[in-house]
Context: one part of a larger RNA
RNA sequence: GAAUGAACGUUGGCGGCGUGGAUUAGGCAUGCAAGUCGAGCGAGAAGGAUCCGGUGCUUGCACUGGAUCUGGACAGCGGCGAAAGGGAGAGUAACGCGUAGGGUAUCUGCCCCCAGGCCUGGGAUAGCGGCGGGAAACUGCCGGUAAUACCGGAUAAUGUCCCCGGACCAAAGGUGAGAUUCCGCCUGGGGAUGGCCCUGCGUCCUAUUAGCUUGUUGGUGAGGUAAUGGCUCACCAAGGCGAAGAUGGGUAGCGGGCGUGAGAGCGUGGCCCGUCUCACUGGGACUGAGACACUGCCCAGACACCUACGGGUGGCUGCAGUCGAGAAUCUUCCGCAAUGGACGAAAGUCUGACGGAGCGACGCCGCGUGCGGGAUGAAGGCCUUCGGGUUGUAAACCGCUGUCAGUGGGGUGGAAAUCUUUGAGGGCUAUCCCUCUUAGUUGACCUAACCGCAGAGGAAGUCCGGGCUAAGUACGUGCCAGUAGCCGCGGUAAUACGUACCGGACAAACGUUAUUC
Numbered sequence: 001g002a003a004u005g006a007a008c009g010u011u012g013g014c015g016g017c018g019u020g021g022a023u024u025a026g027g028c029a030u031g032c033a034a035g036u037c038g039a040g041c042g043a044g045a046a047g048g049a050u051c052c053g054g055u056g057c058u059u060g061c062a063c064u065g066g067a068u069c070u071g072g073a074c075a076g077c078g079g080c081g082a083a084a085g086g087g088a089g090a091g092u093a094a095c096g097c098g099u100a101g102g103g104u105a106u107c108u109g110c111c112c113c114c115a116g117g118c119c120u121g122g123g124a125u126a127g128c129g130g131c132g133g134g135a136a137a138c139u140g141c142c143g144g145u146a147a148u149a150c151c152g153g154a155u156a157a158u159g160u161c162c163c164c165g166g167a168c169c170a171a172a173g174g175u176g177a178g179a180u181u182c183c184g185c186c187u188g189g190g191g192a193u194g195g196c197c198c199u200g201c202g203u204c205c206u207a208u209u210a211g212c213u214u215g216u217u218g219g220u221g222a223g224g225u226a227a228u229g230g231c232u233c234a235c236c237a238a239g240g241c242g243a244a245g246a247u248g249g250g251u252a253g254c255g256g257g258c259g260u261g262a263g264a265g266c267g268u269g270g271c272c273c274g275u276c277u278c279a280c281u282g283g284g285a286c287u288g289a290g291a292c293a294c295u296g297c298c299c300a301g302a303c304a305c306c307u308a309c310g311g312g313u314g315g316c317u318g319c320a321g322u323c324g325a326g327a328a329u330c331u332u333c334c335g336c337a338a339u340g341g342a343c344g345a346a347a348g349u350c351u352g353a354c355g356g357a358g359c360g361a362c363g364c365c366g367c368g369u370g371c372g373g374g375a376u377g378a379a380g381g382c383c384u385u386c387g388g389g390u391u392g393u394a395a396a397c398c399g400c401u402g403u404c405a406g407u408g409g410g411g412u413g414g415a416a417a418u419c420u421u422u423g424a425g426g427g428c429u430a431u432c433c434c435u436c437u438u439a440g441u442u443g444a445c446c447u448a449a450c451c452g453c454a455g456a457g458g459a460a461g462u463c464c465g466g467g468c469u470a471a472g473u474a475c476g477u478g479c480c481a482g483u484a485g486c487c488g489c490g491g492u493a494a495u496a497c498g499u500a501c502c503g504g505a506c507a508a509a510c511g512u513u514a515u516u517c
Stems, first nucleotide, its partner, number of pairs: 001517004006513005013367006019360002026323003030320003035080003040077002047070011087278003096203008106195002111191007119153004128143006159168003173183002204250003211241003216238008253275004257268004280301005303314004331357001333356003339353001340351004370400004380391004404458001406453004413446002419440002423436005461506005466487003472501005482489002
């Protein structure tokens, strides 16, 4: 000099874009953060309409019973999603990451392409009804019901196994007046995407850590996995690693990048992107295409809460917020309008992802705090050789302007799609799709250009002045009080301490501290 997720001191007008729990991966009140589909299924409350009755009467209203039509809440079965998105960096020195390759040793829901198929039966179960247990969480028995839930039979290759003879394996419907046509279902092949595994090389400090290792190293066989493999097991052999640093200890997520530097290098990994790991602590599996699963399950532990003492409940390293510790880090805000995601045929629903607003000079950038004139060089301050000098055109005063802020209008853009609707055409057929067209719908929040109003009014400080280093005088103090980055200053004339005036630097900031180059 440059830099920072900074903090502290003094000061502080506006805007844009960024950025903000670095410490206790400490504990958490409260709300929200993952649902959706009735065009898979059964059942169906409230409400509404009509009709027939009953009661009251202010004779067309109130209450009530039944039937039909409509309506569709809460809950349930089933499907898809919940493995994404979001957070954090505790662990990890490792094929974790990076890079370059390999997998004839591998999986892949939804999506795309191709080929074929969708025949025929059955028994349950929740919801529901009845009867119970329990303070609650929850739970038992009996009866009965549906499906794209579950299970048989048939069919069976281009699939799998194979001793090459053969053996084995599937399916579901929905919408609709109408389905080989639309949405789905089953099997096989290919693709795309995403994972998994293996290998070469690279990846911090420590030798005041020198030896380490028994599933250890290899083989045979078996188990397990989507798959290779001591991954696991039985048996056999006695190997394997190490001064080119094994083993141990310490520290740490890694990369793209970022800071600095002429570069080489050194330092670093916050925000954003990729990847890995974690989800109160430890362990485990289930479901599933995918998890050993942040807001799923089971067990153990610590902690906290409820309890009728028998027993239960919970997990903010999601968004806000709270306590604690700390030098230190924000609102318990608005909206799904946009982008994206889940589900759905769609309308749409959900979305603390996201889009916005709020707070903080935390950073970068921009703008303003006025412009021109104005000398008897006013007053005041400071200095003085007492003549004067300086503050200083600075002020007053005169003329002008109107940025920003304030206030009133104004309407542009973020919106294009989707969707509804009119008409036409094409795709053999079509409830489906495509193209063109008419009219209409959607903004949380922010806001441009422009037009008025008023009035210099509302807007300057911080540090420094001995040398390095730009900028000096007076007074006070008297090795005291203090100062200080280094040299050093202060013991009676201190340009170095304190104050004043003056000056210098930077400026909505200026200094200090910490850290890196």